Context: one part of a larger RNA
RNA sequence: GGCACAGGGCGGAUGCCCUGGCACUGGGAGCCGAAGAAAGACGUGAUAAGCUGCGAAAAGCUGCGGGGAGUGGCAAAUACACUGUGAUCCGCAGAUAUCUGAAUGGGGAAACCCGCGCAGGAAGCCCCUGCGCAUCCAUAACAGAAUAAGGGGAGAACCCUAAUAGGUUAUGGAGGGGAACCCGGCGAACUGAAACAUCUAAGUAGCCGGAGGAAAAGAAAACAAAAGUGAUUCCCGAAGUAGCGGCGAGCGAACCGGGAUUAGCCCAAACCGGUAUGCGUGUCAUACCGGGGUGAGGACUGCAAAAAGGUACUGCGGAGAGUAACAGAACAGGCAUGGGAAGGCCGGCCGGAGAGGGUGAGAGCCCCGUAAGUGAAACAGGAAGCAGACCAGGCAGGAUCCAGAGUACUGCGGGGCACGAGAAACCCAGCAGGAAGAUACGGGGACCACCCCGAAAGGCUAAAUACUACCCAGUGACCGAUAGAGUAAAGUACUGUGAAGGAAAGGUGAAAAGGACCCCGGGAGGGGAGUGAAAGAGAACCUGAAACCCUGUGUCC
Numbered sequence: 001g002g003c004a005c006a007g008g009g010c011g012g013a014u015g016c017c018c019u020g021g022c023a024c025u026g027g028g029a030g031c032c033g034a035a036g037a038a039a040g041a042c043g044u045g046a047u048a049a050g051c052u053g054c055g056a057a058a059a060g061c062u063g064c065g066g067g068g069a070g071u072g073g074c075a076a077a078u079a080c081a082c083u084g085u086g087a088u089c090c091g092c093a094g095a096u097a098u099c100u101g102a103a104u105g106g107g108g109a110a111a112c113c114c115g116c117g118c119a120g121g122a123a124g125c126c127c128c129u130g131c132g133c134a135u136c137c138a139u140a141a142c143a144g145a146a147u148a149a150g151g152g153g154a155g156a157a158c159c160c161u162a163a164u165a166g167g168u169u170a171u172g173g174a175g176g177g178g179a180a181c182c183c184g185g186c187g188a189a190c191u192g193a194a195a196c197a198u199c200u201a202a203g204u205a206g207c208c209g210g211a212g213g214a215a216a217a218g219a220a221a222a223c224a225a226a227a228g229u230g231a232u233u234c235c236c237g238a239a240g241u242a243g244c245g246g247c248g249a250g251c252g253a254a255c256c257g258g259g260a261u262u263a264g265c266c267c268a269a270a271c272c273g274g275u276a277u278g279c280g281u282g283u284c285a286u287a288c289c290g291g292g293g294u295g296a297g298g299a300c301u302g303c304a305a306a307a308a309g310g311u312a313c314u315g316c317g318g319a320g321a322g323u324a325a326c327a328g329a330a331c332a333g334g335c336a337u338g339g340g341a342a343g344g345c346c347g348g349c350c351g352g353a354g355a356g357g358g359u360g361a362g363a364g365c366c367c368c369g370u371a372a373g374u375g376a377a378a379c380a381g382g383a384a385g386c387a388g389a390c391c392a393g394g395c396a397g398g399a400u401c402c403a404g405a406g407u408a409c410u411g412c413g414g415g416g417c418a419c420g421a422g423a424a425a426c427c428c429a430g431c432a433g434g435a436a437g438a439u440a441c442g443g444g445g446a447c448c449a450c451c452c453c454g455a456a457a458g459g460c461u462a463a464a465u466a467c468u469a470c471c472c473a474g475u476g477a478c479c480g481a482u483a484g485a486g487u488a489a490a491g492u493a494c495u496g497u498g499a500a501g502g503a504a505a506g507g508u509g510a511a512a513a514g515g516a517c518c519c520c521g522g523g524a525g526g527g528g529a530g531u532g533a534a535a536g537a538g539a540a541c542c543u544g545a546a547a548c549c550c551u552g553u554g555u556c557c
Stems, first nucleotide, its partner, number of pairs: 001556009015542001016507002020479002022476007029468002031177002039100003042055003046078001050074002061094006070082003105114003115133007135174008150160003181212001182210005192199001196246001222229002233260005243251002264460003267404001271291008279282001297402003300397004309391003313388004322379002325374002331347001333346003348365002350354001356368003409433004414428003419445001441454004494501002514541001517528004
């Protein structure tokens, strides 16, 4: 030194465990903010570094309700306090709420610096305290230019005056944040096409704007086809069909059928009336207001009638449910084992409760709970119902009037439609041109005719649908500490100028009973003693694999 055996060390695999995650289900809630948010800074405790809570009234203050014996968070110990005059704790409502932050008096290198006005403190200064002082938009009031449209004037001289801009004040609103969902604007590339340019990826990612609890869409200038349907949205089918496509890669409908949910309305105009202004004073024009009216078109004229009903608006209303809780059956059963019984054996009991968790091993009957029940001073939300307001009417006539204009449409070049210019309709905006007037106009996939369907150029509209940061309850042939979230400790430590990147790290025991005391040692550590079921469970603490290291014995060289 190798090998074998034995005993150790180191190491932290494995097994077991779970206050942590992951994925969902069903409900709730779906916004917060100038009444100062989200996010922070700094403070705040008897002692206090961190976390949590809170805000100079600072682990808290007040009221109401619950609850009923301990309490001063995580978090021990000591001290000092509080508490049946009901604390701590739980719920509801309030008070306080420094500084930063949209941050808003001005500034600024966020958490800091500097003001102005008014008021108060015996108050002129200083100081302190309180209130106000940003910008934009809307409305109203006040005040209000230069210039000169208009009027006078022969006149661009001169004179007169409306108005507007900007201003001041008051009131109201906005601003910023938010996980996804939604609408809109701008809008890639990698990639695929086995290269690549049309194409694809994809109107995706990303950026920007905006809104809501949903958003958007929506009451036919729609589909269809000789039969009909009757707003929108979503799902299943139609269908990977018809089509589109360097007819490559790929892209990819609709009609129609079946379901979910259902809801329809209001203006503009004609016409009637009113007010104001203007002038060339009219049966005028314009603006505004009221009535009327809205697709089975209406106005208008005539006739006949004046009623049922409805509501998505406002108010009242307040069921049920929610935000604390209450109560809740049945073994202190016996024996043996054991440190310990809930496991075994023996014997009982409850069950509208044998879900689950805990308790010294595996408990329906020990504890917390569970089933079925009960419950709110306060709060937000809120069904039925009630009231108001609003809406809501027939028949006929067919002369006249009205029915959304720089619109429809056309050309050019684009975009969207499953549809890549194609035979390319339809929809959208840009530039240029530019109608008709219900005998008119749009559509039915070039276009024309016939036929059919419809009423553009104004607006509103629940539900069915999407999503889940957040709250509650629950589920898992999901993970179990190199897994599961990055985090069972943390967006911490640490890295980076910065944007940003980003860890590791769980387990004594049933209970600290965490080893008094003695001995060796400077200590670390160890040996006794003691605790404990166990200390080879001693905090470097469950189990404790392998690599690796050491010691002893044997053997070989």
The part of an RNA shown here (large-subunit ribosomal RNA, domain I) has 557 nucleotides and comes from a Lachnospiraceae bacterium. Its Rfam family is "Bacterial large subunit ribosomal RNA". The organism belongs to Lachnospiraceae, within Bacteria. Its mean pLDDT, the model's own confidence on a scale to 100, is 84.